[in-house]
Molecule: Glycine riboswitch aptamer
Organism: Planctomycetia bacterium
RNA sequence: AGCAAUUCUGUUGGAGAGUGGCGUUACCCCGUGACGCCCACCGAAGGGGCAAACCCCGGGCCGAUGCCCGCGGGUGAAUCUCUCAGGUUCCCGGACAACAGGGUUCCC
Numbered sequence: 001a002g003c004a005a006u007u008c009u010g011u012u013g014g015a016g017a018g019u020g021g022c023g024u025u026a027c028c029c030c031g032u033g034a035c036g037c038c039c040a041c042c043g044a045a046g047g048g049g050c051a052a053a054c055c056c057c058g059g060g061c062c063g064a065u066g067c068c069c070g071c072g073g074g075u076g077a078a079u080c081u082c083u084c085a086g087g088u089u090c091c092c093g094g095a096c097a098a099c100a101g102g103g104u105u106c107c108c
Base pairs, nucleotide, nucleotide: 004105005104006103007102008101009100010099011098012097013096018039020038021037022036023035024034025033026032027031040088041087042086046084047082048081049080053075054074055073056072057070058069059068060067061066
């Protein structure tokens, strides 16, 4: 310096579900914001769960590096699932994608 992986930043796009009820509080004051409780919902911040497969353990197949059994153990993904958290007018947020740039690791 380059490729790949990974991570961060910027720009753009980006779904779903209540402008719910009651109360407290602040303010630019009959409105808006924040917080608490209650009911109803959403899944795409984050987080939890697991299928095949592989490994181990126990038992068996004469033996075996092979095979079979097990309401045994471990590793094990998501846009699946749970709905803890978060969210349900706009704003903010938002998995993910594109473009641009920075960092790190590995290799030469």